[in-house]
Record summary: A computed fold for an 81-nucleotide RNA from Ureibacillus chungkukjangi, annotated as c-di-GMP-I riboswitch aptamer. The prediction has a mean pLDDT of 83. Of the family's consensus pairs, 95% are formed in the model.
RNA sequence: AUUUGUAAAAGGCAAAUCUAUUGAAAGAUAGAUACGCAAAGUCACAGAUCUACGGGAAACUAUGAUGGCUGGACUACCAAA
Numbered sequence: 001a002u003u004u005g006u007a008a009a010a011g012g013c014a015a016a017u018c019u020a021u022u023g024a025a026a027g028a029u030a031g032a033u034a035c036g037c038a039a040a041g042u043c044a045c046a047g048a049u050c051u052a053c054g055g056g057a058a059a060c061u062a063u064g065a066u067g068g069c070u071g072g073a074c075u076a077c078c079a080a081a
Stems, first nucleotide, its partner, number of pairs: 002081004012037002017032006035068001041074003045071003048066003054061002
C1' cells in the first nucleotide's frame, strides 16, 4: 500500500420501549436500557419512506423530516493475509 472481516482483544454506535423537554405534525434532544451493527461514521447526490402548519374547492403539495431501505461520494479503528 492492497484485499478480507474467520478467530481474538481494545474501543465505538444504539432499534423498540419508558420518562422529561420541544415541534402543527412527521420527528428531534437528554437520561435509562440493549434489537442489532465492521462503516449502524459523515454527506443528503439519485431513488425510497413519513408528515401537511401554510397553500389549494378538492385531488394534492416540502420549503419540514427519516436515512439502522437501496445505490453513490468522502473518511476511519483493530486484526488477518